RNA sequence: UGACCGCAGCAGAUGAUCGCGCGCAGGCAGACGAAAGGGUCUGCGUGAGGAAAGUCCGGGCUUCAUAGGGCAGGAUGCCGGAUAACGUCCGGUGGGGGUGACCCUAAGGAAAGUGCAACAGAAAACAACCGCCGCUUACGCGGUAAGGGUGAAAAGGCGAGGUAAGAGCUCACCGCAGACCUGGUAACAGGGAUGGCUGUGUAAACCCCAUCCGAAGCAAGACCGCACAGGAACUAUGAGGCGGCCCGUCUCGUUCCGGGUAGGUCGCUUGAGCCUGGUGGCGACAUCAGGACCAGAUAGAUGAUCAUCCAACGACAGAACCCGGCUUACCGCUGCGGUCACAAC
Repeated sequence: UGACCGCAGCAGAUGAUCGCGCGCAGGCAGACGAAAGGGUCUGCGUGAGGAAAGUCCGGGCUUCAUAGGGCAGGAUGCCGGAUAACGUCCGGUGGGGGUGACCCUAAGGAAAGUGCAACAGAAAACAACCGCCGCUUACGCGGUAAGGGUGAAAAGGCGAGGUAAGAGCUCACCGCAGACCUGGUAACAGGGAUGGCUGUGUAAACCCCAUCCGAAGCAAGACCGCACAGGAACUAUGAGGCGGCCCGUCUCGUUCCGGGUAGGUCGCUUGAGCCUGGUGGCGACAUCAGGACCAGAUAGAUGAUCAUCCAACGACAGAACCCGGCUUACCGCUGCGGUCACAAC
């Protein structure tokens, strides 16, 4: 210098004007409403994200259900740890990829059972098509998995002995299984008596085993309640309308309970949260001290214009109960650590 790897961060900045939501303070109107609440103006403060997204997991919270347990269904699946919990994360083991920094990995069981293995091939698991060998005049019968051919996959590999030809039939080496020993919390690793080797693959096929899971979700739900059902008590020698009055005729009052529509309030944002520093731990994380308060709407605000600047026209994208993750989208820029190649010293 170039190409990369890992971790972390930023996501236009400043100012002016206008506009919007929320909070606080103050003013105005009371001509909206039964009330609760609302309207309008001024000032100050504050106002999206790293993914606010997909809604794929987990938890808090809420309502309902629930003696205990089981069935069904779903999820997960090497080992140890973290956590409120997880399918997440961290550290390892095995396997795979890369020259390397490093990256990927749903990785239990195929000897419980069932299924499937297209095409090709004799055969896809109790293998004989060709070939080889023996017998037979021949047809054919028997032996044989060394060789050929098919296939993604063909019955441990290779060499020697052996044999009629062959074959773990025997032996050496390698592979596989493996009592036991050593190291490790464990997965596992190293060694290894022994076993001729006995059983193809597939479980993100059914299935088996182990562990976990009650259901629905903030339009959850709680409260106050114009309307409008329902019930109880008191009142009938009552009250009111039409009418000048009588007659006549029509209507029903008060209080309480109670479900609950419109509407309103709460849930709602102070939180397993955030920032800075210390301590423990390889790390995920835990803990301690200090600090700040950082949108909360309900038809739903967070915007527009202008000027200056730069990394020079700034990507992906917009909260709706909250939090931890995963996944997906994204113009680019920066910091730290590291690898490889080339060059120079």

The RNA shown here (Bacterial RNase P class A) has 345 nucleotides. Rfam family: Bacterial RNase P class A. By type it is a ribozyme.